[in-house]
Molecule: small-subunit ribosomal RNA
Organism: uncultured bacterium
């Protein structure tokens, strides 16, 4: 300080999430110790028990209980002691009681309250103040009663009454009295004022108390002080306008009351005010500051615990006492609730300390003590003090301390992974060895500090202080701290390890089970789930969860924005509001400095001290506010005065499709009428409904009537905006320009308000000629509620009146000033030159294209979205939604305001690369076309597919699988199925025992595999043995099981397509672009040019093999031209390499030459030469990638599985099935044939377990002699041609399926399931629908020959070789694939995308809703307790005075009738969320009808149609059409 998270990337926008801090906190695990803060946030819920406020005998009467004493009287007896008891206030004291002080503090809560409550800074000339200081004065004389005590009545009790008697610092009366109150009088001086008052005279009232006595302590009155209270004000102190009016004592006045005291506080008249958008009232939430937590800061959230201030004491209401209360442990009524109870009454308030129940995710002892601070009473001693001090629990926070320290292996076991087998990792970690002893646990010391003070008695002085001596005092505590001993002794453990974020591997597990804060993991190799090992992070903790602040500049004062990402009001006007020209003058309000005051302590923060720290304790600072008095005057304000460049007027002179009435016009569509004229018109993609022989269209004339104004017409005017368009006339309006005469800032925005506001719609009265929602009817469709046609109502139009919305847009509010330039084009004006048209200047508009700058970018760019100042309006993540509900407008439709659950992690702008478009340019390709010959119909071969089966093994499955893997399935192969064995195993190997040759012929049993039986039978040796075989035991094995989605290797295919990149420049923020684009050419990214791009690199082509032509060597097994010999014939033979050919080396073709086109590159010629001509033919040869293509069954190989079987032998079945369906061939369907006879001419190959020849036999497959060839030697003859005969168009002399019947080979063996041959039988089939496939030259087509495997062979198949030898290609509109470049895009799994709406299911929140139920608060009538006040004829009392009785007010209840808030509803209404539900296909591409807004109507849904806008639309023309990966 960031980061993660939208995309296939990439910049921005924006939301979510995280990494920090923090807390009165809970929970999970886990835990040694100490110090020092914390500890009911919820029920202001109910409370058992104890305690929390009393003291004073030095006021006062007494004396129940207690002690002493005196007395008496009894017991016991040691004759004066002890006990027992009764008197006796006499003494100490003292329950209860009469006074006095206190109980109003101090301790608890936070319900109430939005307020002078609180906070801060004034006031009070309008106020009180016990106890305390200070001055100063007094304190006299009486006298009457009430408790208590006793008597008695009544009650269950609490407690009540009545008598009778008495004291006091109780209360009452005289008396004295002021610097004290009030009246009168004077009036200095004071103050903002209403007024206030000194000195002074005169008048009127009104005080007291004793105690106890050495001294003191108290009483009353007055004055000042102190210290607490009381009340006034000005700023400040939540939300919510979906709360806009409130208010009758209400606001003032005048006079009373009432109070310490002002005051409608309260009452009687009077008057009508008061309060508010600068936000009243009304709702809802909340005690309030000092402070706390975060934060850079300014903010933002918070108000426990300390300390201020306010309220509250069950709930309400009221006063009395008193200095002080409407009083937490007080009184009285009222109302709940809890206890007693003799049912007649009564009692009671923990939000004091403890402590129970209850609530709840949670919060503690019924402790110890006045030792210490402090309060209360008291002369004091001392009493009382749940305040306090202390301990107890609780990791619930900060802080400290420990769980040991050294040393100790090239590294123990042991666990764990990895491996090249050798290690590596826990790991100096342990084990051992020395130390060392904070803690601990034991013993012992240690009255440390807190202690100052009391109490007596002394001394000194200045009578309340100090000192000196003496008594006494410690809860906590034998606590802390010190020492000594023992002995590594007693103590680690949470998270977490995929990115963010510091740490990885192994095993299970298999989209299950589970993680997750976000993105996300997990469907068989999971660093993401559980375990484990290893690390990593903190650490007596560690993680989770909840809440605040941060990050979040994500409500932006500081510090955002609004063209397209949320966001400029549809326009104007214009109140209040904000914001304002130049000079100068004057004040000093805002500013700005300087002093003062306040800003409690505490807290913060610097130093500095004490306990090791924290905690604390000094001292200094801040404490950004208020308030006071100075000063200063730039700037903003005031006042005053001038100015004239903003604004406004005047004069002149231009322009307008700028409004509003009027009145004319010509064309064109209907429609009528009348001629003319005849069969159709008319519509579309074709088509049909309409229309037409009753004369339709067409055509001419004449009428009618509405609506609209062609051509001028323009990125051309105008107007604020909507918008506005023939012409002319009148009436308003705007505004540009010249001049600079006048006004002298008179401006600019502008919420709320008021006007205007397209198309559509509404009312009401017209109108009605074209269009033309709806609606009908024809098409088109799977439907087709659309597009397309025929017709056609509102409406379009007129008034006159409402709505008030639009893509009302420049998606871009106003206004003002500044800051480079080119170019057009409209309306003035000015120029020694020129009146027009020109040009130049200049002002106002109105388009283009660009510098600067800005912008995420496209893009803006003097007409800003640059640089600035001013106002308004508006934005805050996406959906839910412009909805609910409330209110406000409207005749209505709807409009305007305008939310929240719930839910998601994105949604979203701009550009980028691709892919795709029923988008567009330009190109190729047997892609179409033009042509051959096929395929799809038979019948058979063969493969699939499905069906069967015990098995029909297995694999290939759109193109790219189906005579594919297999180039040979009767056993065998062989993997499958049935039976039968064998378990170190059928093969191969280590080891280690044992025993033997190994083998084995024969016989026997068996389907065989095995088993029995066994005649015959070794070899080396260093003598230990080995070598071979068999048995046992043991480690390996074995597996065509599994996973091609874990692999290698191989291969298909797009493609033999022309493409795929890279370095370094360079452009962009960046994804990426450029290079690789443009233009011409190529078969090519093939060269040429051009160029911010210069090379390069895999690919193209080349180089290679073959083939075609010549030449040179070389000459058998091949040839034979010369020369010679031979034969019934042959190169047969001597010779010979000429030629053919064999094979091995050149050479040869390069657009090299010629016209012509062209800048080159290259093209183009019936060129020329050449055997070949333009890449001469074929083949090899396959870019970067695509398709998780195929293959674990060819082979290799990780992982996983089975091991008396998923291994391994055998015998037999199966792969050969057989209703069907498909591919790929074969062989016909004849006559361009078919059969017979006869006849020519290759090339490549193979061959001893072979190939053949020859003769014999047999029709023939073949059989049996004899012979030849290990091959340029023999085998070895093609065929189709070609002649010539038949056949004469027919199911045929085609065709040969299928069948009988006999043979022949090869094999162990032809049953199932071989080939062959003869005889016979003779099916189906007369050129094949819809589609379809292959081929451009030695190619198709045809026609044989050969090989590979292989014992035969299901081969028509695959490979390969010659022989005969064609036809067409005008062309690139169109199918299908591909290649460039552009264009749109809502698609990147990439059009086999994306997505939109109703219906069905299924959760989920929400609105409406007959009603129904609670709530707070308010009004109105009626009752109305307590108790203050007012009256009171009657009681009572001597008097004051009380009491009664009325009376007002009110707390409460009780009615009524409304408004608001909640809360539940049958039952409806949308929404939202939900792997594979239904119906269509809206949208995105010109989305197949461009699409969207607003508005109507109409439809199962999206959504269709009309009118009216926008571009945020593409392309510049061939019927509609569906879907899904």
């Nucleotide at each position: 300080a960031g980061a993660g998270u939208u995309u296939g990337a990439u910049c921005c926008u924006g939301g979510c999430u995280c990494a920090g801090g923090a807390u009165g906190a809970a929970c999970g695990c886990u835990a040694g110790c100490u110090a020092c803060a914390g500890g009911c946030u919820u029920a202001a819920c109910a409370c058992a028990u104890g305690c929390a406020a009393g003291u004073c005998g030095a006021g006062g009467g007494g004396c129940a209980g207690c002690a002493u004493g005196a007395c008496g009287a009894g017991a016991g007896c040691u004759u004066g002691c002890u006990c027992u008891u009764g008197u006796u206030g006499a003494u100490g004291g003292c329950g209860a009681c009469c006074g006095g002080c206190g109980c109003a503090c101090g301790g608890g809560u936070g319900c109430g309250u939005a307020a002078c409550g609180c906070g801060u800074a004034u006031c009070c000339a309008a106020c009180c103040u016990u106890c305390c200081c200070g001055c100063g004065a007094g304190c006299a004389g009486g006298g009457c009663a009430c408790a208590g005590c006793c008597c008695g009545u009544u009650g269950a009790a609490a407690g009540a009454c009545g008598g009778a008697u008495u004291a006091a610092u109780u209360c009452c009366c005289u008396a004295u009295g002021a610097c004290c109150u009030c009246c009168u009088u004077u009036g200095a001086u004071g103050g903002c004022a209403u007024c206030a008052g000194a000195c002074g005279a005169g008048g009127a009232g009104c005080a007291a108390a004793g105690a106890a006595u050495u001294u003191u302590c108290g009483c009353u009155g007055g004055c000042g002080g102190a210290u607490g209270g009381g009340g006034a004000u000005g700023c400040g102190u939540a939300g919510g306008a979906u709360u806009a009016g409130g208010u009758a004592g209400u606001c003032g006045g005048c006079g009373g009351g009432g109070u310490a005291a002002c005051g409608g506080c309260c009452c009687a008249c009077c008057g009508a005010g008061c309060c508010u958008u600068c936000g009243a009232u009304c709702c809802u939430u909340a005690g309030g500051g000092g402070u706390u937590c975060u934060g850079a800061g300014a903010g933002g959230a918070a108000g426990g615990u300390c300390c201020c201030c306010c309220a509250c004491a069950c709930u309400g209401g009221a006063a009395c006492u008193g200095a002080g209360a409407c009083a937490c442990g007080g009184u009285c009524c009222a109302g709940a609730c809890u206890c007693c109870u003799a049912c007649g009454g009564g009692a009671g308030g923990c939000a004091g300390c403890a402590g129970u129940g209850a609530g709840g995710a949670a919060u503690a002892u019924u402790g110890g003590u006045c030792a210490a601070u402090g309060g209360g009473c008291g002369c004091a001693a001392g009493c009382c003090u749940g305040a306090a001090c202390c301990a107890g629990c609780c990791a619930a926070g900060u802080a400290g301390c420990g769980u040991g320290c050294a040393g100790g292996a090239c590294g123990a076991c042991g666990g764990c992974c990895c491996u090249a087998c050798g290690g590596g990792u826990u790991g100096u970690a342990a084990a051992c060895u020395g130390c060392u002893u904070u803690u601990a646990u034991g013993c012992g010391g240690g009255g440390a500090u807190a202690a100052a003070g009391u109490u007596c008695a002394c001394u000194a002085c200045g009578u309340g202080u100090a000192g000196u001596g003496u008594u006494u005092u410690g809860c906590a505590g034998g606590u802390a701290c010190c020492g000594c001993a023992u002995g590594a002794a007693u103590a680690a453990g949470g998270a977490c390890c995929g990115g963010c974020u510091a740490a990885u591997u192994c095993c299970g597990u298999g989209c299950c089970a589970g993680c997750a804060g976000c993105c996300g993991c997990g469907g068989u190799a999971a660093u993401a789930c559980g375990g484990a090992a290893g690390g990593u992070c903190c650490g007596g903790g560690c993680g989770u969860u909840a809440u605040c602040c941060g990050g979040a500049u994500u409500u932006a004062u500081u510090g955002g924005g609004u063209u397209u990402a949320a966001a400029g009001g549809g326009a104007g006007c214009g109140c209040a509001g904000g914001c304002g020209g130049c000079a100068c003058u004057u004040c000093a309000a805002g500013c700005g400095u300087g002093a003062c005051g306040u800003u409690a302590a505490a807290u913060g923060u610097c130093g500095g001290g004490g306990c090791u720290c924290a905690c604390c304790c000094c001292c200094g600072u801040u404490g950004u506010g208020c308030g006071u008095c100075g000063c200063g005057a730039a700037c903003u304000g005031u006042c005053g005065u001038g100015c004239u460049u903003g604004a406004g007027u005047a004069g002149g002179u231009g322009g307008c499709a700028g409004g509003g009435a009027g009145g004319c016009g010509g064309a064109a569509u209907u429609c009528g009428c009348g001629g003319u004229g005849u069969a159709g018109c008319g519509g579309u993609g074709a088509a049909a409904u309409g229309c037409u022989u009753a004369g339709a269209u067409a055509u001419c004339g004449c009428g009618a009537g509405g609506a609209a104004c062609u051509c001028c017409g323009a990125u051309a005017g105008c107007g604020c905006a909507g918008g506005c368009a023939g012409c002319c006339u009148c009436c308003c309006g705007u505004u540009g320009c010249c001049u600079u005469a006048c006004u002298g800032a008179c401006g600019c925005u502008c919420a709320u308000g008021c006007u205007c506001g397209a198309a559509g719609g509404u009312g009401c009265g017209g109108g009605u000629a074209u269009c033309g929602a709806a609606c009908a009817g024809g098409a088109u469709u799977a439907g087709a509620u659309a597009c397309c046609c025929u017709g056609g109502u509102a409406g379009u139009c007129c008034g006159c009146a409402c709505u008030g919305u639009a893509a009302a847009c420049g998606a871009u509010g106003g206004a003002u000033g500044c800051c480079c330039g080119c170019u057009g084009u409209u309306c003035g004006c000015c120029u020694u030159g020129u009146u027009u048209u020109u040009a130049g200047g200049u002002g106002a508009g109105u388009g283009g294209c660009c510098a600067a700058g800005c912008g995420a970018a496209a893009g803006c760019g003097u007409u800003a979205a640059g640089c600035a100042u001013c106002c308004c309006a508006c934005c805050u993540g996406g959906g839910g939604a412009g909805u609910a509900c409330g209110c406000c407008g409207g005749c209505a439709a709807c409009g305007g305001u305008g939310a929240a659950a719930c839910u998601c992690a994105a949604a979203g702008g701009a550009a980028u690369u691709g892919a795709c478009g029923g988008g567009g340019g330009c190109c190729c390709g047997c892609a179409c076309a033009a042509g051959c010959g096929g395929a799809g119909g038979a019948a058979c071969a063969u493969g699939u597919g499905g069906u069967u089966u015990a098995a029909u093994u297995c694999g290939a499955u759109g193109a790219u699988a189906c005579g594919c893997g297999a180039g040979g399935a009767a056993c065998c192969u062989u993997a499958c199925c049935c039976g039968g064995g064998c378990u170190u195993g059928a093969a191969c190997u280590g080891c280690g025992g044992c025993g033997g040759a190994a083998g084995g012929a024969u016989a026997c049993a068996g389907a065989g595999a095995u088993g029995u039986u066994g005649a015959c039978g070794c070899c080396c040796u260093u003598c230990g043995g080995g070598g071979c075989c068999g048995c046992c035991g043991u480690g390996g094995a074995g597996g065509u099981g599994c996973u091609g989605c874990a692999u290698g290797g191989u291969u298909g295919u797009c493609g033999u397509c022309a493409g795929c990149u890279c370095g370094u420049g360079c452009c962009g923020u960046g994804a990426g672009g450029u290079g690789u684009c443009g233009g011409c050419u190529u078969a090519a990214g093939u060269g040429c040019c051009a160029u911010a791009a210069c090379g390069a690199g895999c690919g193209c082509a080349a180089c290679c093999c073959u083939u075609c032509u010549c030449g040179c060597c070389a000459g058998u097994u091949g040839c034979c031209a010369u020369c010679g010999g031979g034969u019934g014939a042959u190169g047969c033979c001597g010779g010979g390499c000429a030629c053919u050919c064999u094979g091995g080396c050149g050479a040869c073709a390069c657009u090299g030459c010629c016209u012509c086109c062209g800048c080159a590159a290259g093209g183009a010629g019936c060129g020329a030469g050449g055997a070949a001509g333009g890449u001469g033919g074929g083949g090899a040869u396959g870019a970067c990638g695509u398709c998780a293509a195929a293959u674990c069954a060819g082979c290799a190989c990780g992982g996983c599985c089975c091991u008396u079987a998923c291994g391994u032998c055998c015998g037999g079945g199966g792969c050969u099935a057989c209703a069907c369906a498909c591919g790929u061939g074969u062989u016909a369907c004849a006559a361009u044939g078919g059969c017979g006879c006869g006849u020519a001419c290759a090339g490549a190959g193979g061959g001893c377990c072979g190939g053949c020849c020859u003769g014999u036999g047999g029709c023939g497959a073949c059989a049996c002699g004899g012979g030849u060839c290990c091959a340029a030697u023999c085998c070895u003859u093609a065929a189709a041609u070609c002649g010539c005969g038949u056949c004469c168009c027919a199911g045929u002399u085609c065709g040969g399926a299928c069948c009988g019947g006999g043979g022949u080979c090869u094999g162990c063996a032809a049953c199932c399931c071989g080939a062959c041959c003869c005889c016979g039988c003779g099916a189906a089939g007369c050129u094949g629908g819809a589609u379809u496939c292959g081929c451009u030259a030695g190619u198709a087509a045809u026609c044989g020959c050969g090989c590979a495997u292989c014992a035969g062979c299901c081969a028509u198949g695959g490979c390969g070789c010659g022989g005969u030898g064609a036809a067409u290609a005008c062309g690139u509109u169109c199918c299908c694939g591909g290649g460039c470049c552009u264009u749109g895009u809502a698609c990147a799994c990439a059009c086999c995308g994306c997505c939109c709406g109703u219906c069905a299911a299924g959760c989920c929140a929400u609105g409406a809703a007959a009603g129904c139920c609670c709530g707070g608060a308010g009004c109105g009538c009626c009752u109305g307790a307590a108790g203050u006040c007012c009256g009171u004829u009657c009681c009572c009392g001597c008097g004051a005075g009380g009491g009664u009785c009325g009376g007002c007010c009110u707390a409460g209840g009780g009615u009524g009738a409304u408004a608001c808030g909640g809360g539940u509803g049958a039952u409806u209404g949308g929404g939202g969320c939900u792997a594979a539900g239904u119906c269509g296909u809206a949208a995105c591409a010109a989305g197949g009808u461009a699409g969207c807004c607003g508005u109507a109507c109409c439809g199962g849904a999206a959504g269709g149609u009309g009118c009216g806008g926008c571009u945020g639309g593409a392309a510049c023309a061939c019927c509609u059409c569906c879907u899904u990966u």